[in-house]
Context: one part of a larger RNA
RNA sequence: UCCGGCGAGUUACCGUCAGCGGCUUGGUUAAGGCCUUCCGGGCUGGAGCCCCAGGGAAACCGAGUCUGAAUAGGGCGAUAUGGUCGUUGGUGGUAGACGCGAAACUGGGUGAUCUACCCAUGAGCAGGUUGAAGCGCGGGUUAUACUGCGUGGAGGACCGAACCCACUUAGGUUGAAAACUGAGGGGAUGACUUGUGGGGAGGAGUGAAAGUCUAAUCAAACCCAGAGAUAGCUCGUUCUCUCCGAAAUAGCUUUAGGGCUAGCCUCGAGCCACUAUUUGACGGGGGUAGAGAUACUGAAUUGGUUUGGGGCCCUUCCCGGGGUACCCUGCUGAACCAAACUCCGAAUACCGUCAAAACUAUCUCGGGAGUCAGUCCACGAGGGAUAAGCUUCGUGGUCGAGAGGGAAACAACCCAGACCGUCUGCUAAGGUCCCGAAGAGAAACUUAGUCACUAAGGAGGUUGAAUUGCAGAGACAACCAGGAUGUUGGCUUAGAAGCAGCCAUCAUUUAAAAAGUGCGUAACAGCUUACUGGUCGAGCAGUUCUGCGCCGAUAAUGAACGGGAGUAAGUUUUUCACCGAAGCAGCGGAUGUUCCUGAUCCUGCGGGAUCUUGAACGUGGUAGGAGAGCGCAGUAGGUCAGAUACAAGCCGUACCGAAAGGAGCGGUGUCGGGGCCUACUGGUGAUUAUGCCGGA
Numbered sequence: 001u002c003c004g005g006c007g008a009g010u011u012a013c014c015g016u017c018a019g020c021g022g023c024u025u026g027g028u029u030a031a032g033g034c035c036u037u038c039c040g041g042g043c044u045g046g047a048g049c050c051c052c053a054g055g056g057a058a059a060c061c062g063a064g065u066c067u068g069a070a071u072a073g074g075g076c077g078a079u080a081u082g083g084u085c086g087u088u089g090g091u092g093g094u095a096g097a098c099g100c101g102a103a104a105c106u107g108g109g110u111g112a113u114c115u116a117c118c119c120a121u122g123a124g125c126a127g128g129u130u131g132a133a134g135c136g137c138g139g140g141u142u143a144u145a146c147u148g149c150g151u152g153g154a155g156g157a158c159c160g161a162a163c164c165c166a167c168u169u170a171g172g173u174u175g176a177a178a179a180c181u182g183a184g185g186g187g188a189u190g191a192c193u194u195g196u197g198g199g200g201a202g203g204a205g206u207g208a209a210a211g212u213c214u215a216a217u218c219a220a221a222c223c224c225a226g227a228g229a230u231a232g233c234u235c236g237u238u239c240u241c242u243c244c245g246a247a248a249u250a251g252c253u254u255u256a257g258g259g260c261u262a263g264c265c266u267c268g269a270g271c272c273a274c275u276a277u278u279u280g281a282c283g284g285g286g287g288u289a290g291a292g293a294u295a296c297u298g299a300a301u302u303g304g305u306u307u308g309g310g311g312c313c314c315u316u317c318c319c320g321g322g323g324u325a326c327c328c329u330g331c332u333g334a335a336c337c338a339a340a341c342u343c344c345g346a347a348u349a350c351c352g353u354c355a356a357a358a359c360u361a362u363c364u365c366g367g368g369a370g371u372c373a374g375u376c377c378a379c380g381a382g383g384g385a386u387a388a389g390c391u392u393c394g395u396g397g398u399c400g401a402g403a404g405g406g407a408a409a410c411a412a413c414c415c416a417g418a419c420c421g422u423c424u425g426c427u428a429a430g431g432u433c434c435c436g437a438a439g440a441g442a443a444a445c446u447u448a449g450u451c452a453c454u455a456a457g458g459a460g461g462u463u464g465a466a467u468u469g470c471a472g473a474g475a476c477a478a479c480c481a482g483g484a485u486g487u488u489g490g491c492u493u494a495g496a497a498g499c500a501g502c503c504a505u506c507a508u509u510u511a512a513a514a515a516g517u518g519c520g521u522a523a524c525a526g527c528u529u530a531c532u533g534g535u536c537g538a539g540c541a542g543u544u545c546u547g548c549g550c551c552g553a554u555a556a557u558g559a560a561c562g563g564g565a566g567u568a569a570g571u572u573u574u575u576c577a578c579c580g581a582a583g584c585a586g587c588g589g590a591u592g593u594u595c596c597u598g599a600u601c602c603u604g605c606g607g608g609a610u611c612u613u614g615a616a617c618g619u620g621g622u623a624g625g626a627g628a629g630c631g632c633a634g635u636a637g638g639u640c641a642g643a644u645a646c647a648a649g650c651c652g653u654a655c656c657g658a659a660a661g662g663a664g665c666g667g668u669g670u671c672g673g674g675g676c677c678u679a680c681u682g683g684u685g686a687u688u689a690u691g692c693c694g695g696a
Base pairs, nucleotide, nucleotide: 001696002695003694004693005692006691011095012094013093014092015091016090017089018088019087020086021085022084023083024082026050027049028048032044033043034042035041054061055060064076065075066074067073098236099235101233105226106225107224108223109222110221117199118198119197120196121195122194123193124192125190127159128158129157130155134151135150136149137148138147139146163187164186165185167184168183169182170181171180202218204214205213239629240628241627242626243625244624249262250261251260252259253258263371264370265368266367267366268365269364270363275361276360277357278356279355280354281353282352283351284350290344291342292341297338298337301334302333303332304331305330308328309327310326311324312323313322314321315320374399376397377396378395379394380393381392382391383390404415405414406413419589420588421587422586424585425584426583430579431578432577433564434563435562439576440575441574442573443572444571445570451566457551458550461548462547464545465544466543467542468541469540470539478535479534480533481532482531484508485507486506489503490502491501514529518527519526590619591618592617593616594615595614598611599610600609601608602607630685632682633681634680635679636678637677638676639675640674646672649668650667651666652665653664655662656661
């Protein structure tokens, strides 16, 4: 993992609401007593309980009462219809209370055969090495000291087996082993190792101290009990169909992943009113968007000024005077800004009145919920960086709880809301060269494979439009020629001659020619331009707007039309077609609600129940509410098959039903019950709980 079986809202009591039933001359008995067959029951029993009156803390008063000075006002009542007992169902409370699940806490016991420490009594340590003290003899000394040679045999001494340990490394790591094996390593007469017996224990022991060890268990052992501890947490919670269908918000919360009340859903009852809703008309308040500023508050740029003050500079013995491209302030001109500015001021939205529409709903009471983590998109805002698939609000939509078509793929985007069937048709978004259903025409643009990711910025790409200037009295470009003189202007400078720099920028000859546009020289020279003439012969030059393109364009495996491919099969405009969905329509069928037709039954005569012809409107759905059914086991009543027995179970099988499911037939099955109808009862339905047991 798979298969089979088991496996989770139960029961008791007390409330509450609904359905059904009894009584209502209010209802009802409890214990007990009497009777009784098969112990199921029957008859008694009125104690008690609920109801019949409420208000007040109470005294108390009473259809009223309390508060209060009050005969006021207000609160709760009455006026105003149900009551009670039983039963079934929903739900609440108390109990383990749908099931499984802690870590823990408390009590009483069991453990030191493992291990830590201690006590008693025993045991073990091959072999080799070193050679302390002391002693003896010699040397030496007055004597010591000191010293040489021996002797001696000390040591948490040395090397190294047994023994003990576990430092390194390799293997092992569903192991040979729940700590091992191999190769090396450390200690090995000691704070050594070890046998046997004994001691102390769970908030306690023991500890050369690591929170170590205390029987493979230790920051508090193990076993049993309290005990089904508690679990605002996680997981699981078993057949079918039908109708409706949410929320992820507000307030409060030792509250934030939990609750309570409200909001939103459902079921039942009531109420039907111009009550809700939509549209139109009319009447309202507002201070948002916008706008404004000599209408305030504030911010902020700049000009003027003989406002005033300060700074700086000059002058001055002092008083004072002058200047100012500085600062502040007043006045004034111009332009401008604001969520916490407003002289103004919309659209929407909201409120009210009237009218109309509508297969609509709103509203009140009661039973049952779920929801309190929301998400993305568009628009209006706050926070952030006018960042975030960011965060917090508001309005709307989608998803959530929504399938289908499109967007290559893609909860939240676009289209569109799936009752079932159909080898019918029409459309939406989006598409129509091939993959892949369906296309053609017209007018333009684009050359970049742009299309098919992006900006600032850049560019004689190209389309269209506007505008300015020049132009047959000849423009623009090109070519030919000229481009001069005073003069090397003056100054400066080593030099400065058009061309380092400063000043001035005249005049003359001319068709025209700068006291010079650029290059150049040390300075000149030289080249060139402006300007002029000629050749040529028709448009030229600039600016602005605009369509489509170009560059800008760089990331880590190869990936930015879905691919092929395309010069349209790209882009813009336009015409007529077609394809395309679970949308709409056609045909057939099912079902819910409402209405209509008819029939049957019941009736307390008001009506109700069931069936039926037809019509209209519906039938996506999580949490959740409501309804109708299927199946299992048993009990009771009725009924049926069965001697060729029959039934359950098992195997096979082409049947029926909208589903859960149900037959029939053929085998097997050899002693046990079984099918159908009605009613009741429940240990009643399993792909999931790292479920339990068994098997593979």
A computed fold for a 696-nucleotide part of an RNA from a Pirellulales bacterium, annotated as large-subunit ribosomal RNA, domain II. The sequence was found in a public genome assembly. Its mean pLDDT, the model's own confidence on a scale to 100, is 83. Its Rfam family is "Bacterial large subunit ribosomal RNA".